The prediction has a mean pLDDT of 81. The part of an RNA shown here (large-subunit ribosomal RNA, domain I) has 549 nucleotides and comes from Candidatus Methanovirga basalitermitum. The source organism's lineage runs through Archaea, Methanobacteriati, Methanobacteriales, Methanobacteriaceae and Candidatus Methanovirga.
Context: one part of a larger RNA
RNA sequence: ACUAUCUGGGGAAUGGCUUGGCUUGAGUUGCCUAUGAAGGUCGUGGUAAGCUGCGAUAAGCUUGGGCGAGGAGCAUACAUCCUUUGAACCUAAGAUUGCCUAAUGGGACUUCCUAUCCCUUUUGUGGGAUAAUCCGUAUAGGAUUGGGAACCCACUGAACUGAAACAUCUUAGUAAGUGGAGGAAAAGAAAGCAAAUGCGAUGUCGUUAGUAACGGCGAGCGAAAACGACUUAUGAAUAAACUGAAUUCCAUGUAGUAAUAUGUGGAAGAUGUGGUGUUGUAAGACUUUAAUUGUUAUCAUGCCUUAAUGUAUAAAUUGAAAUGCUUUUGGAAUUUUCUGCCGUAGAGGGUGAUAGCCCCGUAGAUAUAUUAUAUUAAGGUUUGAAUUUUUGUUCUUGAGUAGGAUCUGUUGGAUAUCAGGUCUGAAUGUGGGAGGCAUCGACUCCUAAUUCUAAAUACACCUCAAGACCGAUAGCGUAGAAGUACUGUGAAGGAAAGCUGAAAAGUACCCCUAUUGGGGGAUGAAAUAGAACCUGAAACCAGAUAGUG
Numbered sequence: 001a002c003u004a005u006c007u008g009g010g011g012a013a014u015g016g017c018u019u020g021g022c023u024u025g026a027g028u029u030g031c032c033u034a035u036g037a038a039g040g041u042c043g044u045g046g047u048a049a050g051c052u053g054c055g056a057u058a059a060g061c062u063u064g065g066g067c068g069a070g071g072a073g074c075a076u077a078c079a080u081c082c083u084u085u086g087a088a089c090c091u092a093a094g095a096u097u098g099c100c101u102a103a104u105g106g107g108a109c110u111u112c113c114u115a116u117c118c119c120u121u122u123u124g125u126g127g128g129a130u131a132a133u134c135c136g137u138a139u140a141g142g143a144u145u146g147g148g149a150a151c152c153c154a155c156u157g158a159a160c161u162g163a164a165a166c167a168u169c170u171u172a173g174u175a176a177g178u179g180g181a182g183g184a185a186a187a188g189a190a191a192g193c194a195a196a197u198g199c200g201a202u203g204u205c206g207u208u209a210g211u212a213a214c215g216g217c218g219a220g221c222g223a224a225a226a227c228g229a230c231u232u233a234u235g236a237a238u239a240a241a242c243u244g245a246a247u248u249c250c251a252u253g254u255a256g257u258a259a260u261a262u263g264u265g266g267a268a269g270a271u272g273u274g275g276u277g278u279u280g281u282a283a284g285a286c287u288u289u290a291a292u293u294g295u296u297a298u299c300a301u302g303c304c305u306u307a308a309u310g311u312a313u314a315a316a317u318u319g320a321a322a323u324g325c326u327u328u329u330g331g332a333a334u335u336u337u338c339u340g341c342c343g344u345a346g347a348g349g350g351u352g353a354u355a356g357c358c359c360c361g362u363a364g365a366u367a368u369a370u371u372a373u374a375u376u377a378a379g380g381u382u383u384g385a386a387u388u389u390u391u392g393u394u395c396u397u398g399a400g401u402a403g404g405a406u407c408u409g410u411u412g413g414a415u416a417u418c419a420g421g422u423c424u425g426a427a428u429g430u431g432g433g434a435g436g437c438a439u440c441g442a443c444u445c446c447u448a449a450u451u452c453u454a455a456a457u458a459c460a461c462c463u464c465a466a467g468a469c470c471g472a473u474a475g476c477g478u479a480g481a482a483g484u485a486c487u488g489u490g491a492a493g494g495a496a497a498g499c500u501g502a503a504a505a506g507u508a509c510c511c512c513u514a515u516u517g518g519g520g521g522a523u524g525a526a527a528u529a530g531a532a533c534c535u536g537a538a539a540c541c542a543g544a545u546a547g548u549g
Stems, first nucleotide, its partner, number of pairs: 001548009015534001016499002020470002022467006029460002031147002039100003042055003046078002050074002061094006070082003105114003115130005131145005151182001152180005162169001166216001192199002203230004214220001235452003238398001242275002246273001247268009282397004286392001290388004299384002302381011316366003322339001323355001324338001340357002342346001348360003403424007431447005486493002506533001509520004
């Protein structure tokens, strides 16, 4: 020096574990905000840097309920306190809730500066008003502003890409941007589909169907009816004709628990409040007839109050059977052996190793504040004629609309989708629209140019449950003070980091030593479990032994 073995160091792979994630499902879970939100900033503890909580009443105050012996958050110390006169904790309802922020008296962004008026005052102060826009009965009063994970509606609207190039086309009405709403949104009660024995608002799913259709007829794109399901409301309100103040609101007084009634004053309203009326077998109004029921309340209708009952709902309550005194090993029994028991409970977790019967629970059973809801009963109160038939030279039935031309966009929509610009422009019930070219006539269907409408549907910030999902380079970026540290002027980017032990019993005492540290000794089952702490691979380093040169 090399080889082999061994003993250590070094390092943090591997194994085991799980506090955290991921995915799916279910949810009668779904909005917050000028009564000042979401979000932040600054404070707040006896000692207090961070997180959490809270707000000058500041890890909290009050009340109702629950629980029942400990407690003063994470957080293991000292001190001082609270508590069976019921604390802490849990739940419900309140009080307080600085400053910035839509931010709103004015002005600033260094979360700060600075007013006016009114009331009050213990002369210290304390409270209130003063934003813009819109509505408005106009010095009153009211609404809106901002936020929200995705979902929804509307507007604006690309490119890479594909076409094996590229321009129509495609990507795509996608991404992105803007505005708006809700717990869902949108759509919606046929001027619709169809073509037979017709159907009967809308939405969603399946199918129709990669079909009809569109397309440099290239690449590609691409429905509907019908049928089967989910869920249901072929549901409502208006304009007009007729009537003509019979109407409504504000302030205020009276009666009443209230619904409501009534008085006074003012205002709205004839540019029409209220009533009536609303359609396809056309309907309604008015008018002319006829009939039935009712005609001031033992009726119908809405509302109010009280009571009873039921359902759902908070924190919670109860809940069987071995701590066998038979035995083994062990530090420890839940193991082993022997003998029992419960089970509408042998899901799961914990306990010094593997527990149905030790603990928490589980199956099952129970309770109620509050709130919501339903039904019934009693009392009160508002409003009230209704249905049918019949006569007609009467009236009404949504206009810059329907339709046409043209230019664009859009669509599967082709001459026959839908929409917009420009120019035009009807009819009035013997009316009007549609039936995928146009015109005419039949036939069939429907009745535009006003509005509202639950459910079935979408999503998942949120709650719960589950998993032939992950197990610390995985799984969310985050299993720890993670959107933290750190980087960037900024928009923004963005980590690493889990494990002593059953219990701190976290090494008394002695020695070496400047210190870290080490050696005895003690604790412990174990210290090669000593906090750089479970296991502890390899690279790499050192030493010992043996062999070879």